[in-house]
RNA sequence: GUGGAUGUAGCCAAGUGGUUAAGGCAGCGGACUGCAACUCCGCGACCGAGGGUUCAACUCCCUCCAUCCACU
Numbered sequence: 001g002u003g004g005a006u007g008u009a010g011c012c013a014a015g016u017g018g019u020u021a022a023g024g025c026a027g028c029g030g031a032c033u034g035c036a037a038c039u040c041c042g043c044g045a046c047c048g049a050g051g052g053u054u055c056a057a058c059u060c061c062c063u064c065c066a067u068c069c070a071c072u
Base pairs, nucleotide, nucleotide: 001071002070003069004068005067006066007065010025011024012023018055027043028042029041030040031039048064049063050062051061052060
C1' cells in the first nucleotide's frame, strides 16, 4: 500500500429498519441478618466519530478513527 473482520454498560454479549437496546459477571443503593455471607428488589449504555438515505437508523450507504488477520 491492497483486501477482509470487529467496534453496543467497567468486562462478556444478544439485538440486523419501528414498540422500553435482552442476559450474565462486577459495582452502587435497599430488604433480610445480632454482624456478615447467601438470597431477593432496584439503579447504569442513545450503540467508535462525522455525514447521507428514510416518515423512522444500533441496524442500510459513504468517509474517517481504533484493534486484529491475510497478501505485498